c-di-GMP-I riboswitch aptamer from Geomonas silvestris, 82 nucleotides, folded computationally. The coordinates come from a structure-prediction model, not an experiment, and the mean pLDDT is 89. The model forms 94% of the base pairs in the Rfam consensus.
RNA sequence: UUUCCGAAACGGUAAACUUGGAAGAAAUUCCAGGGGCACAAAGCUGACGGACCCGAAAUGUUCAGGUAGCCGAGCUCCCGAA
Numbered sequence: 001u002u003u004c005c006g007a008a009a010c011g012g013u014a015a016a017c018u019u020g021g022a023a024g025a026a027a028u029u030c031c032a033g034g035g036g037c038a039c040a041a042a043g044c045u046g047a048c049g050g051a052c053c054c055g056a057a058a059u060g061u062u063c064a065g066g067u068a069g070c071c072g073a074g075c076u077c078c079c080g081a082a
Stems, first nucleotide, its partner, number of pairs: 005080002012039002017034007037069001043075003048072003051067003055063003
């Protein structure tokens, strides 16, 4: 220095719920605030593979939207005990 790994520390993100507002047919998403479940990648990729949710058509399935905090994978990344 790198890989594996995840003690500690400095920090980080921000679940449910909630106040105000916006988008959408819906799932759901975004902005400002409260909140603090949890997370060593809960940073990014939905045109990487699965899975799930919404909608339309269909009954063979297809198309379009969503979830990265559903799993795997890929890329990037702070620190450095055992």